[in-house]
Context: one part of a larger RNA
């Protein structure tokens, strides 16, 4: 100057507190830990590892094991010498591959060889290759403190100097936000605000979208019509403490009303200062060094990443009656779709078969939202809760579901009657609860990212636990 105190003053935050829902107990799912293995590649390690990379391990992926095999090589450039690539057959062989055939003869210059090009193959060496090593050599990207409110610089002054001033006071705000003051006066990176979505209203625009009004129709916006009204998508209004009052230094703000679809930053997203942690990544990529060169590269078939005494962490399902079960009937929203979505109708109890109309989609499809509403049942019981666990039968994907998918039927019915010490989230369309859809993907979701449906309870307040902010006092600390 800084960092720190179980010094002090001020001041923020779901940090307490004041509420609701959890998690830890219980069976599954997953990730880790340990252990085990031939191998269970490899990374991520408190907050900031652990449903994290991985947005999807049957082979493939794959980097691990074991075996079978290859050495100019799976891939790039070059020289040499042969051949068009291609398509197919046959034998061996787990398969890579290895031998034997059959067809098939390219483009371009040139009068013809010679030549160029693409492809293949065969030789020989410069090479090639590495998911080996080193994130404490690095680039680049990222987390974290934290969206926290700071972090500096140029002049000036002051101080021998290290530094100081400014940035400290006095109010104020979500904010070094504005105001006033002041030996400082400006300025930048931050902070807001430009940007997107969402709430109102206008004004273009009318299909595939919508029907108020008039005709048709048994009915269905089906049809004629019409662009009012939802709505689409695009270009504008609109909010600034502008107004009116009280506070207050006449400021800056502030409470308090009006009006308005909103009101003091409306609500959400994107955006991340100077640094911090030798933080994470050498396995997205790049990249110095180092290290392996018939192998630390390369192909291949099986196997492993799925193991399982046990221990964490993160989540589904539940322990029931605000509830199970069975009948009926409602009402979203954002998305996806040609190697796909894939109607009807037709088989199957069902998973799904058949079928194949429509659509490259405001047109058709996926699609049934589901909680919820009515009516019926059960009667508190390990039950008509609860669905793990086996045992059988089928269904799809796929070259192939033994190891090691996913579903569907029929039986079978455990653990579990609310969860100890500890500890998570979350202040309004929010927690809770309820279903859809998407990416990945042949096939595979309780995760991940997203959309809508119903919808609370609480916050007296800053003492106290965490974490930061500003100023100030001690220090034998740097």
């Nucleotide at each position: 100057u800084g960092a720190c105190g179980g010094g002090g003053g001020c001041c923020c935050g779901c940090a307490c507190a004041a509420g609701c829902a959890g998690c830890g107990g219980a069976g599954c799912a997953u990730g880790u830990g340990g252990u085990u293995u031939a191998a269970u590649u490899c990374g991520a390690a408190g907050c900031a590892a652990c449903g994290c990379g991985a947005a999807g391990a049957a082979c493939c992926u794959u980097a691990c094991c074991a075996g079978g095999g290859c050495u100019u090589g799976a891939c790039a450039u070059c020289g040499c010498c042969u051949g068009a690539a291609g398509c197919u057959g046959g034998u061996a062989g787990a398969a890579a591959u290895a031998c034997c055939g059959g067809u098939g003869u390219c483009c371009c210059c040139u009068u013809u060889u010679u030549g160029g090009g693409g492809c293949a193959g065969g030789c020989a060496g410069a090479c090639a290759g590495g998911u080996g090593g080193u994130g404490c050599a690095u680039g680049g990207u990222u987390g974290u403190c934290g969206u926290c409110a700071g972090c500096u610089c140029g002049u000036g002054u002051c101080g021998u100097g290290a530094g100081a001033u400014g940035u400290u006071g006095g109010g104020u705000u979500a904010a070094g936000u504005c105001c006033c003051g002041c030996a400082a006066c400006g300025a930048g990176c931050g902070c807001a605000a430009c940007c997107c979505c969402u709430g109102u209203c206008u004004u273009u625009a009318g299909u595939u979208g919508c029907u108020a009004a008039c005709a048709g129709g048994c009915a269905a916006g089906c049809u004629g019509a019409g662009c009012a009204c939802u709505c689409u998508a695009a270009a504008g209004a609109g909010a600034c403490u502008g107004c009116c009052g009280g506070a207050g230094a006449c400021a800056a703000u502030u409470c308090g009303g009006a009006g308005g679809a909103a009101g003091g930053u409306g609500g959400g997203g994107a955006c991340g200062a100077c640094g911090u942690c030798a933080a994470a990544u050498c396995a997205u990529c790049a990249u110095g060094c180092c290290c392996c060169u018939u192998a630390u590269g390369c192909c291949c078939u099986g196997g492993g990443c799925u193991a399982c005494a046990c221990a964490c962490g993160u989540g589904c399902u539940a322990c029931a009656a605000u509830g199970g079960c069975c009948g009926g009937u409602a009402c979203a929203g954002a998305g996806c779709g040609c190697u796909g979505c894939g109607a009807a109708c037709c088989c199957g109890c069902g998973a799904g078969g058949g079928g194949g109309a429509g659509c490259g989609a405001a047109u058709c499809g996926c699609a049934a939202a589901a909680a919820g509403c009515c009516g019926g049942u059960c009667u508190c019981a390990g039950u008509u809760c609860g669905g793990a666990u086996c045992g059988g039968a089928g269904g799809c994907u796929g070259c192939a579901a033994c190891u090691c998918g996913c579903c569907u039927c029929c039986g079978u019915g455990a653990a579990g009657g609310a969860g100890g010490a500890a500890u998570c989230g979350c202040c309004a369309g929010u927690a809770a609860u309820c279903u859809c859809g998407g990416g990945u993907c042949a096939g595979c979701a309780u995760a991940c990212c997203g959309a809508g449906g119903u919808g609370a309870a609480u916050a007296c307040g800053u003492u106290c636990c965490c974490g930061g902010g500003c100023c100030u006092u001690g220090u034998a600390c740097a």
Annotation:
This is a predicted structure of a 478-nucleotide part of an RNA (small-subunit ribosomal RNA, 3' major domain) from an uncultured bacterium. The RNAcentral record of the full RNA draws on ENA, Greengenes and SILVA.